[in-house]
Context: one part of a larger RNA
RNA sequence: GCUAGCGAGUUAAUGUGGCGUGCAAGAUUAAGGUAUUUAGUACCGUAGUCGUAGUGAGAGCGAGGCUUAAUAGGCCGUUCAGUACGUCGCAUUAGACCCGAAACCCAGUGAUCUAUCCAUGAGCAGGUUGAAGCUGGGGUAACACCUAGUGGAGGACCGAACCCGUUGAAGUUGAAAAUUCUUGGGAUGACUUGUGGAUCGGAGUGAAAGGCUAAUCAAACUGGGUGAUAGCUGGUUCUCCUCGAAAUAUAUUUAGGUAUAGCGUCUGAUGUUUCUUAACGGGGGUAAAGCACUGAUUGGGCUAGGGGUCUUACCAGAUUACCAAACCCACUCAAACUCUGAAUACCGUUACAGUUAAGUCAGGCAGUCAGUCUUAUGGUGAUAAGGUCGUAAGACGAAAGGGAAAGAGCCCAGACCAUCAGCUAAGGUCCCAAAGACUACACUAAGUGGAAAACGAUGUGGAAAUGCGUAGACAGUCAGGAGGUUGGCUUAGAAGCAGCCACCCUUUAAAGAAAGCGUAACAGCUCACUGAUCAAGUGUUUCUGCGCGGAAGAUUUAACGGGGCUUAAGUGUAGCACCGAAGCUAUGGACUCGAAAGAGUGGUAGAGGAGCAUUGUAGCAACCGCUGAAGGUGUCAGGUGACUGAUGCUGGAGGAACUACAAGCGCAUAUGCUAGC
Numbered sequence: 001g002c003u004a005g006c007g008a009g010u011u012a013a014u015g016u017g018g019c020g021u022g023c024a025a026g027a028u029u030a031a032g033g034u035a036u037u038u039a040g041u042a043c044c045g046u047a048g049u050c051g052u053a054g055u056g057a058g059a060g061c062g063a064g065g066c067u068u069a070a071u072a073g074g075c076c077g078u079u080c081a082g083u084a085c086g087u088c089g090c091a092u093u094a095g096a097c098c099c100g101a102a103a104c105c106c107a108g109u110g111a112u113c114u115a116u117c118c119a120u121g122a123g124c125a126g127g128u129u130g131a132a133g134c135u136g137g138g139g140u141a142a143c144a145c146c147u148a149g150u151g152g153a154g155g156a157c158c159g160a161a162c163c164c165g166u167u168g169a170a171g172u173u174g175a176a177a178a179u180u181c182u183u184g185g186g187a188u189g190a191c192u193u194g195u196g197g198a199u200c201g202g203a204g205u206g207a208a209a210g211g212c213u214a215a216u217c218a219a220a221c222u223g224g225g226u227g228a229u230a231g232c233u234g235g236u237u238c239u240c241c242u243c244g245a246a247a248u249a250u251a252u253u254u255a256g257g258u259a260u261a262g263c264g265u266c267u268g269a270u271g272u273u274u275c276u277u278a279a280c281g282g283g284g285g286u287a288a289a290g291c292a293c294u295g296a297u298u299g300g301g302c303u304a305g306g307g308g309u310c311u312u313a314c315c316a317g318a319u320u321a322c323c324a325a326a327c328c329c330a331c332u333c334a335a336a337c338u339c340u341g342a343a344u345a346c347c348g349u350u351a352c353a354g355u356u357a358a359g360u361c362a363g364g365c366a367g368u369c370a371g372u373c374u375u376a377u378g379g380u381g382a383u384a385a386g387g388u389c390g391u392a393a394g395a396c397g398a399a400a401g402g403g404a405a406a407g408a409g410c411c412c413a414g415a416c417c418a419u420c421a422g423c424u425a426a427g428g429u430c431c432c433a434a435a436g437a438c439u440a441c442a443c444u445a446a447g448u449g450g451a452a453a454a455c456g457a458u459g460u461g462g463a464a465a466u467g468c469g470u471a472g473a474c475a476g477u478c479a480g481g482a483g484g485u486u487g488g489c490u491u492a493g494a495a496g497c498a499g500c501c502a503c504c505c506u507u508u509a510a511a512g513a514a515a516g517c518g519u520a521a522c523a524g525c526u527c528a529c530u531g532a533u534c535a536a537g538u539g540u541u542u543c544u545g546c547g548c549g550g551a552a553g554a555u556u557u558a559a560c561g562g563g564g565c566u567u568a569a570g571u572g573u574a575g576c577a578c579c580g581a582a583g584c585u586a587u588g589g590a591c592u593c594g595a596a597a598g599a600g601u602g603g604u605a606g607a608g609g610a611g612c613a614u615u616g617u618a619g620c621a622a623c624c625g626c627u628g629a630a631g632g633u634g635u636c637a638g639g640u641g642a643c644u645g646a647u648g649c650u651g652g653a654g655g656a657a658c659u660a661c662a663a664g665c666g667c668a669u670a671u672g673c674u675a676g677c
Stems, first nucleotide, its partner, number of pairs: 001677006011094013026050003032044004036039001054061002064076004097235002100232001104225006115199009124189001126158003129154001133150006162186003168181003201217001203213003238611006248261005262368002264365007273358001275354002277351006288340001289338002294334003298330004303324001305323002307320004371396010401412003416589004421585003427579003430563003436576001438575006449565001455549002459546010476533005482506003487501003512527001515526003590601004612666001614663006623655002631650008
């Protein structure tokens, strides 16, 4: 892991509500007793309880009572049937649906492991170093001291046994619930070890690590209190039918719990009170707008005050491309500004229709208190977030089906069952892949379509405005582009073209005291401007459609689902067909509500209703059964289903149906328990 068996709302008392039954202004017995044919028994037992009257703190009074000085007023009453038992729902008290702690307390058992200690024993190859002391010699006044021997000290050295466990590797369902190999530390000592003994659970022991106290230690183990408690996690067993939530408010040593309300369901009452729409009546200060207030704000004017400059012995004065209050003109801004001010929304009244569209009240029973995304509008954040907090809706939650390649929350649409019938929605119709390579007119050349900005650009289509143009434009070609003059100044030079000033006049068809290149300065080459040639359009600007660049990423083309698509299979406009869902329709069927017509039947938590099956008991000494019971295993049939019936084989002795009653009453899951595999 699989299979089989076992495995979780029970019992008692009390209360409360529903249903049933008895009696009823009454209802009822408890303990106990008597009797018998010994059992859902009958009878006795009226002690007690509830009800029939309330009110007051109470004495008390009483259809009234209390308050009060009160006869006033106020408050509670005076109307409404109860009670006993049975059964079901729920609550309370009990283990109270089941399993589950870590813990706490009590009584015992443990020092054969290990910690420390006590008593008594045992063990430590071999090698090295060479302390004190002593002896000889030297030395000293004597000591000291020096030297050679001797000697054999040491928590001394190297290194086996022994003890330990430093490094690395292996092992990691191990050979082993701590080992093996390698390497390493101690190895005469605070050493190691045998045997016997001592100390223990808030206690021992501890060269101290919260270590160790029998593979267990920040309080051992065993039994008991004990079914501790668990606002926590997990699990909680047959079927069908009806309705069907919430993830909010308030409070909380409260925030993943709970209480009350909200929202669900069931019963009873009420019966249009609800909702939608219209009309009418309301309050408002949002959007917008505005600047009349409060503030912010730009320019100008006017003008206090201040600064600068000038003048001035002081006083005083002048001036100002400076700063600037108030005031004036013009331009603006505001959630905490408003002289104004909607649309919606909200409240109320009236009216029509819809009554399978509800609403309200009383009572029984809940669940919900982690919500999520999308759209609109706001706060917060960075006008970030699949962020967070509101408001208004929708969906998901608790919703399947079609579309969006794939997708809880987007678009379409709400699945009672069946059908090899039809019509549609969103979305689609070249192939994958159901249906148009549909019709008409345009656009796009970028595979744009099939990701993106500021900005850039003779891409291209459309619509305008305006200039020039057969008195010849635009572009090209040919020709001219001059004189005063090298303008004046400056300068080494400055001659159209370093720079400054001026920018005239003449000849002309036209020609700047010159728009570029150029020279040291000139020169030289163009341009503006003009003529000729040519020949009909040619410039500029605005708005707009579709495109272009801007455009670099990480496993793989990978930013159309793919193939592939270019007068599209892209885009725009218009149109007609068709496909397309569990939508709608059709036909047949089931159930619920309803007098009928008809309508309805997605569903988690949850409420309500109706059933199936299992075990036992009674009716039942009746019925079936060796001509084969239960059980097992197949087949067929019936039922919406739980299930039921018939029958073959097996099995070999018991077993139903029906009507009731009572439950150790239904398993897939609890890392469930037991067994097998």

Description
Large-subunit ribosomal RNA, domain II from a bacterium, 677 nucleotides, folded computationally. Model confidence (mean pLDDT): 85 of 100. It matches the Rfam family "Bacterial large subunit ribosomal RNA". Gene Ontology terms of the family: ribosome and structural constituent of ribosome.